[in-house]
RNA sequence: GACGUUGCGGGUGAUGGCGUCCACCCUUAACCGCCGUUAAGGCUGAUGACGCCUGUUCUGCA
Numbered sequence: 001g002a003c004g005u006u007g008c009g010g011g012u013g014a015u016g017g018c019g020u021c022c023a024c025c026c027u028u029a030a031c032c033g034c035c036g037u038u039a040a041g042g043c044u045g046a047u048g049a050c051g052c053c054u055g056u057u058c059u060g061c062a
Base pairs, nucleotide, nucleotide: 009026010025011024012023013022016053017052018051019050020049021048033043034042035041
């Protein structure tokens, strides 16, 4: 100096936050939903998964 392995660290998983787990990426990265002439316009979802908090909408009761 080169290669490989392991560990640590950081970031991401379509709308805010917390815990655990999983996956991906290492800065020219991972990631950034669906329909539509990719335009106008429309639709779903606060999770990648599980368990919660908050927010939003509708309905009912007082």